[in-house]
RNA sequence: CAGAACAAUCGGUCAAUCGCGUCUAUAACUAGAUGAGGAAAGUCCGGGCUCCACAGGGCAGGGUGCUGGAUAACGUCCAGGCCUUAAGAAAGAAAUUUCCUAAGGACGGAAAGUGCAACAGAAAGUAAACCGCCUAUGGCUUCGGCCAGGUAAGGGUGAAAAAGUGUGGUAAAAGCACACUAAGACGCCGGUGACGGCGUUCUUCGGUAAACCCCACUCGGAGCAAGACCAAACAGAGGGAUGAAGUGGCCCGCGUCGCUAUACCUCGGGUAGGUCGCUGGAGGUCAAAGGUAACUUUGAUCCAAGAUAGAUGAUUGACGCUCAGAAAUGAGUACAGAACCCGGCUUACAGAUUGUUCUGCUUU
Numbered sequence: 001c002a003g004a005a006c007a008a009u010c011g012g013u014c015a016a017u018c019g020c021g022u023c024u025a026u027a028a029c030u031a032g033a034u035g036a037g038g039a040a041a042g043u044c045c046g047g048g049c050u051c052c053a054c055a056g057g058g059c060a061g062g063g064u065g066c067u068g069g070a071u072a073a074c075g076u077c078c079a080g081g082c083c084u085u086a087a088g089a090a091a092g093a094a095a096u097u098u099c100c101u102a103a104g105g106a107c108g109g110a111a112a113g114u115g116c117a118a119c120a121g122a123a124a125g126u127a128a129a130c131c132g133c134c135u136a137u138g139g140c141u142u143c144g145g146c147c148a149g150g151u152a153a154g155g156g157u158g159a160a161a162a163a164g165u166g167u168g169g170u171a172a173a174a175g176c177a178c179a180c181u182a183a184g185a186c187g188c189c190g191g192u193g194a195c196g197g198c199g200u201u202c203u204u205c206g207g208u209a210a211a212c213c214c215c216a217c218u219c220g221g222a223g224c225a226a227g228a229c230c231a232a233a234c235a236g237a238g239g240g241a242u243g244a245a246g247u248g249g250c251c252c253g254c255g256u257c258g259c260u261a262u263a264c265c266u267c268g269g270g271u272a273g274g275u276c277g278c279u280g281g282a283g284g285u286c287a288a289a290g291g292u293a294a295c296u297u298u299g300a301u302c303c304a305a306g307a308u309a310g311a312u313g314a315u316u317g318a319c320g321c322u323c324a325g326a327a328a329u330g331a332g333u334a335c336a337g338a339a340c341c342c343g344g345c346u347u348a349c350a351g352a353u354u355g356u357u358c359u360g361c362u363u364u
Base pairs, nucleotide, nucleotide: 001360002359003358004357005356006355007354008353009352010351012319013318014317015316016315017314018313020035021034022033023032024031025030037335041346042345044344045343046342047341048340049223050222051221052220056256058254059253061219062218063217064216065215066080067079068078069077070076081107082105083104084103085102086101088099089098090097091096108214109213113212114211115208116207130155131154132151133150134149137148138147139146140145163181164180165179166178167177168176182203184201185200186199187198188197189196190195227276228275229274230273236267237266238265239264241262247261248260249259250258283302284301285300286299287298288297289296290295320333321332322331323330324329
């Protein structure tokens, strides 16, 4: 200097004229303050809040799934552990291992059971001999070999073929033996824990649970068109069972306990207006302290839309940024618009700025 990955911030500014919503002041005119985001989007999670009169436990069903923390909570976030992949460096004969950096992980259990793995292949988990290899052993022989037999090192098929590399050994082979490595089991040590280190032993029942299943934890339901109040209008009718329960009801389903008196079943009629909910909060900003961090505590300070057929704008000029151009100048300036609120996740985004790590080139 260039590139890549990851993360964060901004994503327009000023002035004039006119216009719109809310609040405050004013008798009024009018004046002042303020007015769409980092995602407001998706509606994927979690809550606050409201209602179902109150409430327990069970079945079914749903959700999550390494450990420890944070949080109102979460499928979120922080820190760690393990696994996989990739670049670089190092050790080694090799297999393999170590260090560092980055990315990803739907990361409990396969030794409780069931199921599945097409095709290919000899054979897909109590497996297996297609091509091959051997002639040590037994038999035959026309002396080329053949039969019985041994074998799983080599080749083939496949996503996967029953630990791997090397040496020795053998008729040919095999943990058959040895050295090293890897996984498992057991023991000791370290750690809150997931796990890690060391030693011994051994080669042993492979894969798959975003298949059924098992285990651990957890879960009432519906939702601001929730709901509360005011005004106005209208039209009620029928019902089964029951007399304190064996009936009706208690908002996903079943049943139990409890409660209750008909907190109800069917059909039909009227109303659709207004106010509240509706923005002062698990709130913002700054500082100090604690903590590796997420975050917490304390203090100070601030109040930055509440519309309801739905406002938050239009025009002009100057500037900023990007591209082209020698310049003048020209063109462009992203994704996108609150509707009860908040914490996350996912997706979209022209361009600018900053930081961390890695790689390449050049120079000293």
Molecule: Bacterial RNase P class A
Organism: bacterium ADurb.Bin157